RNAcentral holds the sequence, with entries from ENA. Bacterial RNase P class A from a Thermodesulfobacteriota bacterium, 383 nucleotides, folded computationally. A source record names the gene rnpB. The coordinates come from a structure-prediction model, not an experiment, and the mean pLDDT is 76. Its Rfam family is "Bacterial RNase P class A". Rfam links the family to the GO terms tRNA processing, dimeric ribonuclease P complex and ribonuclease P activity.
[in-house]
């Protein structure tokens, strides 16, 4: 230089100017007995993420349920560890994929039971006879036809019931033996432990499929900040007292009082409920940074620090300067004695800056997305 692989921490900075949200402090004016509040203006300092998303998983927190156990139904599924919890995460083991660095794995049980195995193929599972081998019988003597043995050779398949070699047989087959594979049981040794290693036995080989039903094992109540608590208006309805229909409650005719008209209802309290308003809300499984324990995920300790709380929904626009990437072009530097060329590194002039917006709060997981740095591996060139 090329390619690829594992992890990082980052999301431009400083300043003007106009706004926008909540906080607080001050002024004005309004109400009010006061506290406190509502309206306007001011100052001071705060205002999105690493994924704030998808809303897939787990928790906390709120309410309903709820003795206690067990059926249904959902979920996890190699070991060990973390954790509030997990389908996360850390460290392992095993298979697989990569030359590698390295990645991936829905990874409990098919010798509990059913079940299913496309297509070719005789036969797809307590097996199977298509060619072919062999033994018998018939024979028209054509190696034709029939019975019967046979899984060794062919042939179809993703898959055909251990492999090789000798024995043995009519051929022939773990039929039997040697060594090899693999299962299962049983020891030993090393590991918490998955496993891993080595021995001896056994039967004589046992197919895949549990994202098929099932079996074992261990987990799980249900809604969810629009939960849920509090305050409460009009107007209708509830309940309760009082007052009322010729001895006229109440209304209307501008405020009263006469008057006159209409007249069967009104007036208070009390409790639930809408509308609206508070709260729930941000101090928390918090952050940061020393330090110990741990291989590591994590935990403990200690000091510091408070970091957005809106609520149809703020957190923005613009200019200024520097920095970053890129493309052009200049050629004085160095790499390298000299040129060319390349590369860095100067000038100068032009673009350019992604994904995307909090909505109770936390861990995670997936997706979407911009330059950068490092570590490591494989090629291939120079010295």
């Nucleotide at each position: 230089g090329g390619a690829g692989u594992a992890g990082g921490g980052c999301a431009g900075a400083u300043g003007a100017u106009c706004g926008c949200u909540g906080g607080u402090c001050c002024c004005a004016u309004c109400u009010u007995u006061a506290c406190a509040g509502g309206u306007g203006g001011g100052g001071c300092g705060g205002g999105a993420g690493g994924a704030a998303a998808g809303u897939c998983c787990g928790g906390g927190c709120u309410c309903c349920a709820c003795a206690g156990g067990g059926c249904a139904g959902g979920g996890u599924g190699c070991u060990g560890g973390a954790u509030a919890a997990c389908g996360u995460c850390c460290a392992g083991u095993c298979u697989c994929g990569g030359u590698g660095a390295c990645g991936a794995g829905a990874a409990g049980g098919a010798a509990a039971g059913u079940g299913c195995c496309a297509c070719a193929g005789a036969a797809a599972a307590c097996a199977g006879a298509c060619c072919g081998c062999c033994c018998c019988g018939c024979u028209u003597c054509g190696u034709g036809c029939g019975g019967g043995g046979u899984a060794a050779g062919g042939g179809u398949g993703a898959a055909a019931c251990g492999g090789u070699g000798a024995g043995g047989u009519a051929a022939g087959a773990g039929c039997u033996c040697a060594c090899c594979a693999g299962u299962u049981c049983c020891g030993g040794u090393g590991g918490u432990g998955a496993c891993a290693u080595c021995g001896g036995a056994a039967g004589c080989u046992a197919g895949g499929u549990a994202a098929a039903c099932c079996c074992c094992a261990c987990c799980c109540g249900g809604a969810g900040c629009a939960a849920g608590a509090c305050c409460a208006a009009a107007u209708a309805g509830g309940a309760g007292a009082g007052c009322g229909a010729u001895c006229g409650a109440g209304g209307g005719c501008g405020g009263c009082c006469c008057g006159u008209c209409c007249g069967a209802g009104c007036u208070c309290u009390c409790g639930g409920g809408u509308c609206g308003g508070u709260u729930g809300c941000u101090u928390g499984a918090g952050c940061u940074c020393a330090u110990c324990g741990g291989u590591a995920a994590c935990g403990g300790u200690g000091a510091g620090c408070c970091u957005a709380g809106a609520g149809g929904a703020a957190u923005g626009a613009u200019c200024a300067u520097c920095g970053c990437c890129c493309c052009g072009u200049c050629g004085u530097u160095g790499g390298c004695c000299g040129a060319a060329a390349c590369c860095a590194g100067g000038g100068c002039g032009g673009g350019g800056a992604a994904c995307a917006g909090a909505a109770c709060c936390c861990g995670g997981c997936u997706u979407a997305u911009g330059a950068c740095c490092u570590g490591c591996u494989c090629c291939a060139g120079a010295u």